[in-house]
Molecule: small-subunit ribosomal RNA
Organism: metagenome
RNA sequence: GAGUUUGAUCCUGGCUCAGAAUGAACGCUGGCGGCGUGGAUUAGGCAUGCAAGUCGAACGAGAAGCCGUCCUUCGGGGCGGUGGGCAGUGGCGACCUGGUCAGUACAAGUUGGGUUACCUGCCCGGAAGUGGGGGACAACCUCGAGAAAUCGGGGCUAAUACCGCAUAUGGACGAAAGUCUAAAGCAGCAAUGCGCUUCCGGAUGGGCCCGACUCCCAUUAGCUUGUUGGUGAGGUAAUGGCUCACCAAGGCAACGAUGGGUAGGUGGCGUGAGAGCGUGGUCACCGACACGAGGACUGAGAUACGGCCUCGACUCCUACGGGGGGCAGCAGUCUAGAAGCUUCGGCAAUGGGCGAAAGCCUGACCGAGCGACGCCGCGUGUGGGACGAAGCCCUUUGGGGUGUAAACCACUUUCGACCGGGAAGAAGGCCCUGGUGGCGAACCAGGGAUUGACGGUACCGGGAGAAGAAGCACCGGCUAACUCCGUGCCAGCAGCCGCGGUAAUACGGGGGGUGCAAGCGUUAUUCGGAUUUAUUGGGCGUAAAGGGCGCGUAGGCGGUCGGGCAAGUCUGGUGUGAAAACGCUACCGCUCAACGGAGCGAUUGCAUCGGAUACUGCUCGACUUGAGUGCGGAAGAGGUGAGCAGAAUACCUGGUGUAGCGGUGGAAUGCGUAGAUAUCAGGUAGAAUACCAGUGGCGUAGGCGGCUCGCUGGUCCGCAACUGACGCUGAGGCGCGAAAGCGUGGGGAGCGAACAGGAUUAGAUACCCUGGUAGUCCACGCUGUAAACGGUGAAUACUAGGUGUGGGAGGCAUCGACCCCUUCUGUGCCGCAGUUAACACAUUAAGUAUUCCGCCUGGGAAGUACGGUCGCAAGAUUGAAACUCAAAGGAAUUGACGGGGGCCCGCACAAGCGGUGGAGCAUGUGGUUUAAUUCGAUUCAACGCGAAGAACCUUACCUGGGCUUGAACCGCGGGGUAAACCUGAUGAAAGUCAGGCUGUCUUCGGACGCCCCGUAGAGGUGCUGCAUGGCUGUCGUCAGCUCGUGUCGUGAGAUGUUGGGUUAAGUCCCGCAACGAGCGCAACCCCUGUCCUUAGUUGCCAGCACGUAAUGGUGGGGACUCUAGGGAGACUGCCCCGGAUAACGGGGAGGAAGGUGGGGAUGACGUCAAGUCAUCAUGGCCCUUACGUCCAGGCUACACACGUGCUACAAUGGCCAGGACAACGCGUCGCUACUUCGCGAGAAGAUGCCAAUCGCUCAAACCUGGUCCCAGUUCAGAUUGCAGUCUGCAACUCGACUGCAUGAAGUCGGAAUCGCUAGUAAUCGCGGAUCAGCAUUGCCGCGGUGAAUCAGUUCCCGGGCCUUGUACACACCGCCCGUCACGUCACGAAAGUCGCUUGUACCAGAAGUCGCUGUCGGAACCGCAAGGACCAAGGUGCCGAAGGUAUGAGUGGUAAUUGGGACGAAGUCGGAACAAGGUA
Repeated sequence: GAGUUUGAUCCUGGCUCAGAAUGAACGCUGGCGGCGUGGAUUAGGCAUGCAAGUCGAACGAGAAGCCGUCCUUCGGGGCGGUGGGCAGUGGCGACCUGGUCAGUACAAGUUGGGUUACCUGCCCGGAAGUGGGGGACAACCUCGAGAAAUCGGGGCUAAUACCGCAUAUGGACGAAAGUCUAAAGCAGCAAUGCGCUUCCGGAUGGGCCCGACUCCCAUUAGCUUGUUGGUGAGGUAAUGGCUCACCAAGGCAACGAUGGGUAGGUGGCGUGAGAGCGUGGUCACCGACACGAGGACUGAGAUACGGCCUCGACUCCUACGGGGGGCAGCAGUCUAGAAGCUUCGGCAAUGGGCGAAAGCCUGACCGAGCGACGCCGCGUGUGGGACGAAGCCCUUUGGGGUGUAAACCACUUUCGACCGGGAAGAAGGCCCUGGUGGCGAACCAGGGAUUGACGGUACCGGGAGAAGAAGCACCGGCUAACUCCGUGCCAGCAGCCGCGGUAAUACGGGGGGUGCAAGCGUUAUUCGGAUUUAUUGGGCGUAAAGGGCGCGUAGGCGGUCGGGCAAGUCUGGUGUGAAAACGCUACCGCUCAACGGAGCGAUUGCAUCGGAUACUGCUCGACUUGAGUGCGGAAGAGGUGAGCAGAAUACCUGGUGUAGCGGUGGAAUGCGUAGAUAUCAGGUAGAAUACCAGUGGCGUAGGCGGCUCGCUGGUCCGCAACUGACGCUGAGGCGCGAAAGCGUGGGGAGCGAACAGGAUUAGAUACCCUGGUAGUCCACGCUGUAAACGGUGAAUACUAGGUGUGGGAGGCAUCGACCCCUUCUGUGCCGCAGUUAACACAUUAAGUAUUCCGCCUGGGAAGUACGGUCGCAAGAUUGAAACUCAAAGGAAUUGACGGGGGCCCGCACAAGCGGUGGAGCAUGUGGUUUAAUUCGAUUCAACGCGAAGAACCUUACCUGGGCUUGAACCGCGGGGUAAACCUGAUGAAAGUCAGGCUGUCUUCGGACGCCCCGUAGAGGUGCUGCAUGGCUGUCGUCAGCUCGUGUCGUGAGAUGUUGGGUUAAGUCCCGCAACGAGCGCAACCCCUGUCCUUAGUUGCCAGCACGUAAUGGUGGGGACUCUAGGGAGACUGCCCCGGAUAACGGGGAGGAAGGUGGGGAUGACGUCAAGUCAUCAUGGCCCUUACGUCCAGGCUACACACGUGCUACAAUGGCCAGGACAACGCGUCGCUACUUCGCGAGAAGAUGCCAAUCGCUCAAACCUGGUCCCAGUUCAGAUUGCAGUCUGCAACUCGACUGCAUGAAGUCGGAAUCGCUAGUAAUCGCGGAUCAGCAUUGCCGCGGUGAAUCAGUUCCCGGGCCUUGUACACACCGCCCGUCACGUCACGAAAGUCGCUUGUACCAGAAGUCGCUGUCGGAACCGCAAGGACCAAGGUGCCGAAGGUAUGAGUGGUAAUUGGGACGAAGUCGGAACAAGGUA
């Protein structure tokens, strides 16, 4: 920096990613070289070899060999010499080097000091010496024990081994006198050299001491008896409780003792801008360890990796008696593990040990080998080469991509392979000669013979030939890189967000692309990003976070002036801060780089010596403004104790009085005739104090409210007398601390958890009601928590104002009280700057600063568990983890929603009229049935819907029979010729088979047409309406939906569009940080209502004329009706009133019509993944002798449920007879007059009309008269029987109609529900589409008759605007909580049980030091001897490892059972929260 919480936004906050790194591992792949690096786990076990020896110029002895000599049986032997082998005595080394990191939190390390408290072999400088003696012991010889390891006895012997003596410059001890104290020789012809002894000094290396620094846990808070100090002694190289005796009682610790856990430390390394964080492998320094534990010896040095002793574990040998061993050296092996190499070469170089030296030894080291483990370098070719091969991929089929890539042409040859040449690393040492030098040594010069593991390596040259050399990951976003196929919430992917349910750039494969490259990815880990522990550099009103409040200890911080000091601070010098590493350098060396070398810097630190004195500090002196005291005033529910008061309530007594009271939404439980409630009088009891009362007062907070008194705390104001910084904060600590709760004892009126009853309810362990116990009250004690909240710690200072209110003081004024002004102190509101994520805060800060304290670091698990502390208990306090999620949150925005609010509409309700729901039938749907009952439509907005008409057809469904380029279209190739038609056979038909008959044009080749075969491809009412277009429904003819610019806001967004009026309307007016505009509204269009005009046929007929029984029938007319073109008219135009003078509203006039005249068409942005792939179109998928196509037959049923209708139930009626008046339409495959026949449906004949001409066409309700008389009827007509008519190829399934007969249910319809506001409802008929026929009921139209009610908005439903709340945004059909059931996981408790660590007490006690003793014993010294000195085996004492016993503590594993927790698919029960969430 990015991704991820949201519909979107800002913030908070976690998670995740991009970077760098690694002693790495794993997967795929792998050409070369250089330089590095490589057992991190099992400090597990180890076979084998090697890793420390050397010196013969310290010593004895002396094999083989050689030399000399002697002997010889010729085999050889003796003696002497030399002698490089083996072992021994002696010296030096073995304490270095090398390995590992177990232990160790201090006894280590780092850094800086100290050591007058010390040591130091070899080395250097200096001083002095090195005389003279002695006795042994190994080796060796011999005897013996033993399997072995090894050991014992006896004998011989040398020394630079050992011991006396002498000497003593010096040294040690001592106050002194004085006493004590050493030595070794070897080599050389020699000179001399190398040694030895003592002392002084140096150098080097160490020992010890001190300051500072050095991980986590306080759920480890107290630890300590050699402990702290002293005196004395011992011990040590040396200080010291290091050890011991005695004395004192100290020492350490909140600046973290003690305990527990973890860990070698450092230079450095990784990362980071830095500060930091992480780490300590390789290299270097220090430490510790060497199978585990203990111990000393030797030595200059060890408590000793390749030494010793003891115990233990393990392992090996054994003759069973007893012995051996220690790879955390180099290689190597086994085990465990994801995982780390050769049982290599060489001492050539560097370094080390020994030696006079040559030299020897050296798994240190130098090299090589193995591993892409890392870093660095190189290569796998270079140039040319097509509008671009093939293959493969994609495609809109045109083409595009791979791609100059390849082929092909030209060239080059690094590296590798082959051939040849060929370094540096070598300095030195040895021998010889010369020079300088007093001689030598040393040094210098010359000469000679030599010294390389690597390695015939680096490097150089040659020839050959593009020849031998590219992979891995990724391609949804972050993040560079896109397409096809397969798959179909499967298989799988995934770092986070998330992909996959049939069109997946996210899975798998292909093509293509991107990145890196001998590597690439993954995993793990660290730092970074993360300012996400914030010193640099964060926060705490609401996101996580202010302690409930006060007092106060330690601590931190602290007013003004002056002097001194110089600790902090600043500055200069010096020392140190090892080297390496790191940084810089036109530095140097490998061809470059990595790597190596050089110089400088840095090493931010520590110590020390000077200097400065502003600030802090310390100290001395002074001051008054901070703080406090005093004096004078003031207000107050501040606290505490006692007393008193009235109202109300309840109870008791008595009176009056009678049937109810009480309670609720409505009731009931309850009380009451044994007299309640009500009312009057009296009494008793307890608790609380109406009005005053107020964002009024007081108090630190909790809290405090009647009145009076006592005691008492604090605050404010004024004055300026006193003290003189006495201050602020405050970890621990102490105190106070609402309510509830607990203990003891009182008290108990009202209220009232629990409980009981009554209701409510599906339930109701609740809400409501009737009762009611604890409690509430008092005293004393405990508890110690609250949304203990201003969700805002305390203190101080500063930073615009305005306006209330409580307390005080002053001023002005006045007689005085006010008003007004100033000021101090409280308490509110508004508001600027500033702050804030926003909301908001804003002199009472959340602003600007300082000081101190508390607290936070994702959500859940969890304020839980365990442990501790407190408590009588309840519980409080302190306070985790495993596991799990990618969020959890804050503020604000837009919507949606609310059993939130306001305003307003609508046949929404109300008022009314008529229906539905009951009956029968029609029709559609569900369901069921069926071979099939084709498909679709499913709340409103599916259900007389698609369907404006299923007997066949339709038809998509089922059964059966057929066809396969097909029923229709079209291209190509090949073949054939007509196909049709006619006839026959078969068949249910479709079809199949057979026969017959023959085209058009022609340039005579053929073409067209048709048929057959093949191929492209047809066809599909097959799937997906959730891939789509188009069309449609719905909200809704609701009044809304947006944009540009501007402005406001960090932003989402807001403003405009809100507000005041008004309207049917976002209609209009006014106002306004908005100004305009668009889509909607309205208007423009059509029909209708009035009039005018134009035109008069098929329409009309007033007047004129003719004619008829009658009729506009005829002439004619142009008046009227009408027809259909054009116009007029209506605009709140006029008047009055209201209103703001506006918009507009109310009323009125005129008018055919009045405020949109009535009706229609017209449907904004959008919503419902609404409907339709079966109208059509269409992507993708699927079928292709079938999911295509042809035919026949069949299906569309019926226990039932629902919707929509028709007809009724009758008298406002039925029936009969007579009579009157429409409009819209339709008609030649048609409508049909008229006549005849038939009861009728209809039939036969016939006429007119392509229609303002003819026909359908007699409209019906209605009117008049008659009849019926309230009944299942003269209502109603279902059902059924018989007989017919019509259409049609055909009415069985399954048409309509007619006649006769039959005559069912039904007497007005439960809950519920629908339509309608005027020419409307209701009612009556008429027409049309579809159509052969079929609608009496459906649909679309037409006219006839023709009401009632409303002028309201409480409620139901829907909608609009504003506002409010929200945990909703898939938007309340939302979200979401808990129990239970099931599964998985981790954790707690638990009778126990099994380990590990550790304390205390005791037993026992190896090795060993030290002390005591020291029989038997012993060469050196003394002594004639005896003996002594001294040594010393053994014994013994203290200490003492492992071990044992007892008892604690801590910690871990496991456990029947048990507890909650987390997660899990669409389980169960409820409905707690979010809206007033339905009881806030």